[in-house]
Context: one part of a larger RNA
RNA sequence: GAACGAACGCUGGCGGCGUGCCUAACACAUGCAAGUCGAGCGCGAAUAGGAGCAAUCCUUAGUAGAGCGGCGCACGGGUGCGUAACACGUGGGUAAUCUGCCCUGGAGACUGGAAUAACCUGCCGAAAGGCAAGCUAAUGCCAGAUAAGCUCACGAUUUCUUAGGAAAUUGAGAGAAAAGGUGGCCUCUGCAAGCAAGCCAUUACUUCAGGAUGAGCCCGCGGCCCAUCAGCUAGUUGGCGGGGUAAAAGCCCACCAAGGCAACGACGGGUAGCUGGUCUGAGAGGACGAUCAGCCACACUGGAACUGAGACACGGUCCAGACUCCUACGGGAGGCAGCAGUGGGGAAUUUUGCGCAAUGGGCGAAAGCCUGACGCAGCAACGCCGCGUGUGUGAUGAAGGUUUUCGGAUCGUAAAGCACUUUCGACCGGGACGAACCGUGGAGGGUAAUGCCUCUACCUGACGGUACCGGGAGAAGAAGCACCGGCUAACUCUGUGCCAGCAGCCGCGGUAAUACAGAGGGUGCGAGCGUUGUUC
Numbered sequence: 001g002a003a004c005g006a007a008c009g010c011u012g013g014c015g016g017c018g019u020g021c022c023u024a025a026c027a028c029a030u031g032c033a034a035g036u037c038g039a040g041c042g043c044g045a046a047u048a049g050g051a052g053c054a055a056u057c058c059u060u061a062g063u064a065g066a067g068c069g070g071c072g073c074a075c076g077g078g079u080g081c082g083u084a085a086c087a088c089g090u091g092g093g094u095a096a097u098c099u100g101c102c103c104u105g106g107a108g109a110c111u112g113g114a115a116u117a118a119c120c121u122g123c124c125g126a127a128a129g130g131c132a133a134g135c136u137a138a139u140g141c142c143a144g145a146u147a148a149g150c151u152c153a154c155g156a157u158u159u160c161u162u163a164g165g166a167a168a169u170u171g172a173g174a175g176a177a178a179a180g181g182u183g184g185c186c187u188c189u190g191c192a193a194g195c196a197a198g199c200c201a202u203u204a205c206u207u208c209a210g211g212a213u214g215a216g217c218c219c220g221c222g223g224c225c226c227a228u229c230a231g232c233u234a235g236u237u238g239g240c241g242g243g244g245u246a247a248a249a250g251c252c253c254a255c256c257a258a259g260g261c262a263a264c265g266a267c268g269g270g271u272a273g274c275u276g277g278u279c280u281g282a283g284a285g286g287a288c289g290a291u292c293a294g295c296c297a298c299a300c301u302g303g304a305a306c307u308g309a310g311a312c313a314c315g316g317u318c319c320a321g322a323c324u325c326c327u328a329c330g331g332g333a334g335g336c337a338g339c340a341g342u343g344g345g346g347a348a349u350u351u352u353g354c355g356c357a358a359u360g361g362g363c364g365a366a367a368g369c370c371u372g373a374c375g376c377a378g379c380a381a382c383g384c385c386g387c388g389u390g391u392g393u394g395a396u397g398a399a400g401g402u403u404u405u406c407g408g409a410u411c412g413u414a415a416a417g418c419a420c421u422u423u424c425g426a427c428c429g430g431g432a433c434g435a436a437c438c439g440u441g442g443a444g445g446g447u448a449a450u451g452c453c454u455c456u457a458c459c460u461g462a463c464g465g466u467a468c469c470g471g472g473a474g475a476a477g478a479a480g481c482a483c484c485g486g487c488u489a490a491c492u493c494u495g496u497g498c499c500a501g502c503a504g505c506c507g508c509g510g511u512a513a514u515a516c517a518g519a520g521g522g523u524g525c526g527a528g529c530g531u532u533g534u535u536c
Stems, first nucleotide, its partner, number of pairs: 001536004006532005013387006019380002021345001026343003030340003035071003040068002043065001048059004078298003088222007097215002102211007110144004119134001121132004150175003154171007180203006189196003224270003231261003236258004241253003273295004277288004300321005323334004351377001353376003359373001360371004390420004400411004424477001427471004434463001439458007480525005485506003491520005501508002
């Protein structure tokens, strides 16, 4: 000098864009943060209104609602505890693998069955919740059929290949599938008016092959400190045979052998998430890894599996532990390192805000619903950038301050005065872009028909009556901070008298202090200026 997720002191007008618990991965009150589908399925209110003398009935409504079922909840969001490791980066391998939803192509979707929740009845419990009996449905579950292709074991042939093997063709065996929903139509079939078991469309389903995407595993190389850590290792190193996984492998097990690593730093200890990058520097390098993006790890602590295409699963389950809460003392409930917010710690870090209008995500045929992701607003000079606090003129060089050698000098064109301007702010009026979808109506095209396509009108904005534009008023509302001995730009007076004090280094102060304190003047930067901390 530059930089900062900064803090502290003094000061503070506006706007834009960013950023904001670096400490206790400390503990958490409250609210919200993951649902959705009635076009999978069976149930099915209340309330209100109406009718009736009433019982009751109709509408509300097959709505709300819970339940079975499907998909999602493995994404998105947070944090950096652990980890010195194939965790990360980079380049490869997988002939050792998986991949829901999506896309392309092939083949199919037949016949049956048994349950169960909801519901009803009874019972237990303070609650959380649970038990028994009975009824019922499905795109839930099960059995059988079929098998183009698929899998398995046994053969044959061809091609390729790094050890192993891989791919293709083929023979005869064995094995494994499925589900419907919605809309339309009467050409075929059945009843035969119209409907569906029929046909068509669409969507969902089963299986196979390929793709895309995502993931698992393996390897080369690379990136911290300590040798005052020098030897480490028994599932250890390898083999054989099993088990296990989607998949290679001591991944696990039995047996056998005695290996494996290490001064090119094993083992041990300390520290640490890694990277793209950020800061600095002419560069080489050094330091760092906030925000944003990629990967990893974690979710009160430790352990475990279940479901699933995917988890060993932040707002799932089970066990153990610590802590907190409820309790009828028998027993239960909980997990903010999601968004706000609270206590605590700390030098220190924000609102218990608005909205799904946009972008993105989940579900749904869609309308739509959900979304503290996200978009916005609020707070903070925390940072960067921009703007303003006026402009011109004005010498009796006014008054006043300071100083003086008492002549003067200086603040100083500075002020006043005169003439202008009106950014920003305050007030008044107008007022967006971000919006295109979707949907509804109309017109046209296309189809056997619906779906579909095009045009057009209307509808949809949290921010926000915001940005922006216009109007009137009036210099009107807007300057400080540090320094002035040398380094280092900037000097005098007074007070003090080795005192009080200053200080980054050298050093100032003991009666003429440009170094302390005040004042006048000056210098530097300016809505900031200094100090402290840290890095280069």
Notes
This is a predicted structure of a 536-nucleotide part of an RNA (small-subunit ribosomal RNA, 5' domain) from an uncultured bacterium. The coordinates come from a structure-prediction model, not an experiment, and the mean pLDDT is 85. It matches the Rfam family "Bacterial small subunit ribosomal RNA". Rfam links the family to the GO terms structural constituent of ribosome and ribosome.